[in-house]
Model confidence (mean pLDDT): 80 of 100. FMN riboswitch aptamer (RFN element) from Fodinicola feengrottensis, 131 nucleotides, folded computationally. The source organism's lineage runs through Bacteria, Bacillati, Actinomycetes, Mycobacteriales and Fodinicola.
Order: sequence, then C1' cells, then structure tokens
RNA sequence: UCGUGCGCUCCGGGGUCGGUGUAAAUCCGAACCGGCGGUGACAGUCCGCGAGCCGCUGCCAGCCAGGUAGUGGUUGAUCCGGUGGAAUUCCGGGACCGACGGUGAAAGUCCGGAUGGGAGGCAGCGCACGC
Repeated sequence: UCGUGCGCUCCGGGGUCGGUGUAAAUCCGAACCGGCGGUGACAGUCCGCGAGCCGCUGCCAGCCAGGUAGUGGUUGAUCCGGUGGAAUUCCGGGACCGACGGUGAAAGUCCGGAUGGGAGGCAGCGCACGC
C1' cells in the first nucleotide's frame, strides 16, 4: 500500500403564494421533492432491493400485549422527438407516481410509530489474516 473477513459508526428530500371555507401545509390553482444496486451512457416511472402494509413459524413471556429470529404474500408511476455505436437513463417537450395511523376537512411535503428499521456503499474507524 492492496486484498479478504469480522465488528462499530455514518448515510432521505420536499408546503411557498393565492382561492374557497367555521375549519385545509390535507380540497382547488400554481409550487416543491426523488433512498440503494444494476443496466452498452447519468433512471422517482426499465430490472431488482429496501422501507411500509397483511400473515405464518420458532424462541422469551402463565395468557395477552410486547420483544426477537426467520419466512410467505403485497407493494406506485413514461411517452414523443433529438443526438449517438449504444440512452424508457442524456438533451428538448408533454405526462404520471408516492405506505400506515393521526388531524377542526380528504396529506408524497404537517404530526406520529421513528433517538426505530433498512437495502447498499472503492463513506469512516478498529481488529485479524494474507500479499
């Protein structure tokens, strides 16, 4: 210095103005946002993963609630033109999508579970081994 393994840590964005109304950051008009890996070239909309939601099983618990390990299911949305060897990924234009619970009124953007979980990372640190 590099590689491999293990451990710890870190890592998600967005509601502003106006309208209606008793009441709306939830409706209407405009606005704003886009986790991770892959893909012949850069992706919210391709292929997957994660989160969320609904279950099942083991263990802890007298039972329940709950916790924990695993597992099954579910899980949104893109077209046209251009460039090019190659792009549903770039450029131009037009669309579309966004868990659950809460709320004076219906939420991608507010509050909450969450000081949680988590994919993945040539992100950081430590240890071991190897070259």